[in-house]
Context: one part of a larger RNA
Parts: sequence; C1' cells; structure tokens
RNA sequence: GAUUGAACGCUGGCGGCAUGCCUAACACAUGCAAGUCGAACGGAAACGAUGCUAGCUUGCUAGCAGGCGUCGAGUGGCGGACGGGGGAGUAAUGCAUAGGAAAAUAUGCCUUAUGGUGGGGGACAACAGGUGGAAACGACUGCUAAUACCGCAUAACGUCUACGGACCAAAGGGGGGGGUUUUCCUGGCUACUGGAUGAGCCCAUGUCAGAUUAGCUAGUUGGUGGGGUAAUGGCCUACCAAGGCGACGAUCUGUAGCUGGUCUGAGAGGAUGAUCAGCCACACUGGGACUGAGACACGGCCCAGACUCCUACGGGAGGCAGCAGUGGGGAAUAUUGCACAAUGGGCGCAAGCCUGAUGCAGCCAUGCCGCGUGUGUGAAGAAGGCCUUCGGGUUGUAAAGCACUUUAAGCAGUGAGGAAAGGCUGAUGGUUAAUAGCCAAUCAGCUUGACGUUAACUGCAGAAUAAGCACCGGCUAACUCCGUGCCAGCAGCCGCGGUAAUACGGAGGGUGCAAGCGUUAAUC
Repeated sequence: GAUUGAACGCUGGCGGCAUGCCUAACACAUGCAAGUCGAACGGAAACGAUGCUAGCUUGCUAGCAGGCGUCGAGUGGCGGACGGGGGAGUAAUGCAUAGGAAAAUAUGCCUUAUGGUGGGGGACAACAGGUGGAAACGACUGCUAAUACCGCAUAACGUCUACGGACCAAAGGGGGGGGUUUUCCUGGCUACUGGAUGAGCCCAUGUCAGAUUAGCUAGUUGGUGGGGUAAUGGCCUACCAAGGCGACGAUCUGUAGCUGGUCUGAGAGGAUGAUCAGCCACACUGGGACUGAGACACGGCCCAGACUCCUACGGGAGGCAGCAGUGGGGAAUAUUGCACAAUGGGCGCAAGCCUGAUGCAGCCAUGCCGCGUGUGUGAAGAAGGCCUUCGGGUUGUAAAGCACUUUAAGCAGUGAGGAAAGGCUGAUGGUUAAUAGCCAAUCAGCUUGACGUUAACUGCAGAAUAAGCACCGGCUAACUCCGUGCCAGCAGCCGCGGUAAUACGGAGGGUGCAAGCGUUAAUC
C1' cells in the first nucleotide's frame, strides 16, 4: 500500500447492489418448513346447494333423502432418497485431473420400437358391537371394496440351459354415442428392445506437518471351492501356500472437509476455502436393518445411551447442523414479517392444493458504488476569536447583505415492466356415423401482482431538513500561544516531558480523508 463475513471509539443525510453466529456439531418454549390424488376404492364426520316433512318468529330451526358440489378419518398410488442446513468426522473408502470394465452392474418418472391387457379366488382396514388403558395406544367378534393381495391361462427377439427343454406378467378408470352388449376417444397397467438421465465399481497421478513416530501386518498377501451383491473383489467363509507394505517415509501422532475460486503480488509464489457453484460426509450419541428404482433415510422404523417433558407410578413422548425465534457462549452477526404474482419442485386429466425452496419486504454505514449537505456576487477586509515587534496580521469572500437554484428528503398526483400461461365465452380446423364428446403450438374478447404508497414522470413550497473524524517533532502533508514542570502524560520506530515543550493537556490556525474517520486483529 492492498484486502476483510470483521470488532471497538467518535460521528452519521439519501439511494442502488451485495453481505450478515467466524465462538457452543451447546440446549431449545412456540408457530410453520411434504404433501397430493374422489378420473384407483369402500364410503359420508363436517360444510354448501336441492328436494321432502314438522315447527313457528315467513325465512330460519330440526329431521330425512339422493352422494349433486365436495370431503374428515380409512384402504390404495406417487412423492417424503429432491429441495433446505451446518462442516463434527475424514490425510484417503474423500477431492481434483485423466482413463477404464468384471467379455459392463442396475436405473422410478421421460423417450423409442414391438406385443399383451383373458378368466377366477380369498382376505384386511374403514364401519358395527361390546372391551382393556390415566394416556400413548391396543386386543376380541362380525361385515365389506379396489389400480390392495393370490392362484390359473397365455410366453418371446426375455431368463436359465446339459441345447432336449424349463420358467416368468398384467388393472382397471374417465368421457361421448347407439340402445342391451357393442363402438369411438383418452389416461393407465404388463412383458421386452434401444436411448436419455442420475447412480454404483476399478486404476493412474497429485493432495498439510512431525523421524524427539522405523519398523508395520494374521483375513494379513495370494490361490482353489463355496457363499454374497445390481456388479468385480478377502466383501465373507473352508482349505492350501507364506506372503504383502516400508527412508521414493510404511506405521503412529497432530491438524484439516476437497475443488472451481478468493486475497495479495510485476510475476514466480505466499495466504485462504464466508457468500455463489460442483463433489463428499453428517443429522441428539452409538449400532442395525426394513420399505423402495433409489436410503442403511434431517422433519421414517427398531435397540442401547445421555438429556428434557407427561404420568393415575403401571407406563409413555421428544430431537431446529430447515425458516423465524429463545437461553447460553462471545469483541461480535438480523424479523417468532408478506406471497405463492414470477422461477423451480411434489401430486393431480385438469382446475388446483402444498412448497420458511424461491420471490420480496424488515433490521445493521458491514462492504462496494452513486448523490446531496447549496450556487453566484459580496471589503466597511464588520463584530467576535487567536497572535502581535502594538504598526498590524490571521480566521476571511468566510459571515452578514443582495440575486438565484430546488437534486435528494417532504407533500400531492399520474403511472410502466416483471404476465407467459391457465380458465371461461365465441370462431376455425381435426377425429367421428354425428352438428355429441374429445383434441389443437390457431384466432378474438374477458380475467391473474406478494413486492406496492413500485420504478419513472409531473406539480408544490422553501436555503429550507443534512459534517464529521484523525493528525500537524522526523519518517509524513500540516505551527503558534497558554497550562504543566522527568509530574501529569504521549509513543508504530527513533524518542518527547527535569520553567521559554511546533512531541503532554487546552485554544486559535493548518493538513488529510469524508458519511465516514481512526484504532485493534488478520493475510500478502
């Protein structure tokens, strides 16, 4: 000098864009953060509309009905493996770069091609009935549906194969016609082939410090048989052999998430890994599997532990390193906000619902950038202050005065863009027996904004509402007076202060930066 996720002191007008627990991976009150589908199913707790009945206060009360709009709880499907968080662990099972296959492993949704979608069965919830428990939550009996579950049939370009053969699937729903079992449209289901996407695995090189860590290793190194996995492999197991690693640093110890990047520097390099992006690992601590295309699963399950809470003492409940917020720790870090309008995600045919992702707003000079705090004129060089050789000098065109302007802030008004869709209505085209219905990236009209008192623009009034901080001995730009008297104090280094201190404290003046300025810490 540059820089910072900074803190502290003094000061503080506005806006734009960013950033904001670096410490205790400490403990957490409260609310929200993952649901959705009635076009899979049996149904109907609630609400609305409609109809019927009764009552009266004459349009509201009660009851009933058809499941019409819808829908609590339940069965079922898809999604809760994404998105969001913090960096504890990890020095290599990680990351970065470059390759690979075990005759390459699996891959939901998406996409491509070819087929199939026939015919049966028995249950379990919900519900009903009684019943146990303080609760959490159960156990019993009975009824029932399905795209839930299970056989049968069919079976290849699929799997296995000794090449003879053997084996493996499914589910129906919605809409429109005709009118009594048929047709059309649409979304599904199932088998298999390619693709895409996102995963798993292997190898090479690189990847902090310590030798005051020199030897380490028994499933250890290799082979054979077997098991296991989606898949290779001591991944596991039985037997056999005795290997494998190491001064090119094994093993051990300490520290640490890695990278793109960031800071600095002419570069080489050094330091660093906040925000943003990729990968990894973690989810109170330790272990385990289940389900599933995918997890050994942050807001799933089981066991153990610590802690907290409820209890009728028999037993139960919980996990903010999600968003806010609280306590604690700390020099130190924000709102228990608004909205799904946009982008994206889940579910759904869709309308739509959910979304603390996200978009916005709030707080903080934490940083960067921009603007303002007036402009011109004005010598009697006013008053006051300070200095003085007492003549004057300086503050100083500074002020006052005169003439103007109105950015920003304030008040009032006008008012884009972020909106594309989707829906409804009408038209056109396609499908069709059809003018139903359905489809369309076609056309027209209406409709959708959290931010928002938006941005921007216009008008109004009035210099009105807006300057500080550090320094002035040398380094280093900027000097005098007073006080103090080796005291009080200053100080980054050299050093100042013991009676004329440009170095301490105050004042006047000056210098430098400026909504900031200094100090401290840290890196180059």

The prediction has a mean pLDDT of 85.
A computed fold for a 524-nucleotide part of an RNA from an uncultured prokaryote, annotated as small-subunit ribosomal RNA, 5' domain.
The full RNA is in RNAcentral, with records from ENA.